The part of an RNA shown here (small-subunit ribosomal RNA, central domain) has 350 nucleotides and comes from an uncultured bacterium.
The coordinates come from a structure-prediction model, not an experiment, and the mean pLDDT is 87.
It matches the Rfam family "Bacterial small subunit ribosomal RNA".
Context: one part of a larger RNA
RNA sequence: CUGGGCGUAAAGGGCGUGCAGGCGGUCUGUUAAGUCUAGGGUGAAAGCUCCCGGCUCAACUGGGAGAGGUCCUUGGAUACUGGCAGACUUGAGGAGAGUAGAGGAGAGUGGAAUUCCCGGUGUAGUGGUGAUAUGCGUAGAUAUCGGGAGGAACACCAGUGGCGAAGGCGGCUCUCUGGGCUCUACCUGACGCUGAGACGCGAAAGCGUGGGGAGCGAACCGGAUUAGAUACCCGGGUAGUCCACGCCGUAAACUAUGGACACUAGGUGUGGGGGGUAUCGACCCCCUCCGUGCCGCAGCUAACGCAAUAAGUGUCCCGCCUGGGGAGUACGGCCGCAAGGCUAAAACUC
Numbered sequence: 001c002u003g004g005g006c007g008u009a010a011a012g013g014g015c016g017u018g019c020a021g022g023c024g025g026u027c028u029g030u031u032a033a034g035u036c037u038a039g040g041g042u043g044a045a046a047g048c049u050c051c052c053g054g055c056u057c058a059a060c061u062g063g064g065a066g067a068g069g070u071c072c073u074u075g076g077a078u079a080c081u082g083g084c085a086g087a088c089u090u091g092a093g094g095a096g097a098g099u100a101g102a103g104g105a106g107a108g109u110g111g112a113a114u115u116c117c118c119g120g121u122g123u124a125g126u127g128g129u130g131a132u133a134u135g136c137g138u139a140g141a142u143a144u145c146g147g148g149a150g151g152a153a154c155a156c157c158a159g160u161g162g163c164g165a166a167g168g169c170g171g172c173u174c175u176c177u178g179g180g181c182u183c184u185a186c187c188u189g190a191c192g193c194u195g196a197g198a199c200g201c202g203a204a205a206g207c208g209u210g211g212g213g214a215g216c217g218a219a220c221c222g223g224a225u226u227a228g229a230u231a232c233c234c235g236g237g238u239a240g241u242c243c244a245c246g247c248c249g250u251a252a253a254c255u256a257u258g259g260a261c262a263c264u265a266g267g268u269g270u271g272g273g274g275g276g277u278a279u280c281g282a283c284c285c286c287c288u289c290c291g292u293g294c295c296g297c298a299g300c301u302a303a304c305g306c307a308a309u310a311a312g313u314g315u316c317c318c319g320c321c322u323g324g325g326g327a328g329u330a331c332g333g334c335c336g337c338a339a340g341g342c343u344a345a346a347a348c349u350c
Stems, first nucleotide, its partner, number of pairs: 003322004007304002012318001014201004021194003025088007033081002035077007042069001048066007091191001092188003095184005103177007110154001115149007125136002162169002206247006215241002220236004258317006266295011299306002323350003332343004
């Protein structure tokens, strides 16, 4: 190097953009590098295989033949791959016309609720639990009415609904902005797929500087419970949760299922678009494309299950696995302010 694998047994990179590389549609011509073929050259000896012989046999050894190559060279073949030239439109992109959406960023704004403050009414409790207690309250609480402040989150709509590459995204309005889908088949003419490195994005928690702080709430302090209770329950409560900028770069980052393309029974929902039929029109009904669910045949699977959103049948490219523990650790390197992250062993042991 070669094998077999990666939904749940070990194994899909958290996600994207993309350089190199690998791979690549249809037709024609040309070339003959890969490929195939014929001749020539070379592939020392020893070794290897076969045949024959020598030491009593064997090892060992003598002779003969053969095999042994990403090899060189000359001639030839041209289906396939490659190179070159030309052409094509179905892949890809563009254009035009429509269309749905919590896609992203910024600014503004609304109502409900909690808390706090002020004022009114009012009086002896309230709160909390399985039951209590701590707590709050005659310095007037809880309850109730009016006014005000401030922060955070957006009930109903709401849906195996929608959007996004993933993380994720939900009041309303405006501005800026990304992507998708459908129809037309007008333009370009293979411009494509994947993608080691690289670069960017990346929940929560955490970190730095400054702000903010209503509710909630690690740590912490009380009260209970208990044999104990460094918990579960209750009363408080700091960081944090929020904003700006900068770090961190992890996750059950999960569909535990990489991306692209093609093909392979059906049935039934639902979201977005187009067409037909019908009609005065809408609805109904039929066809079709894209998305999202359920059921199910063939097939696959160790089974569970998957089944056009494949885990089926194939092609291309990337990542990863190779018994358990030691260990995602040590050491080294790189990154980070730190916490730590990435890369990643061995002894030993079963």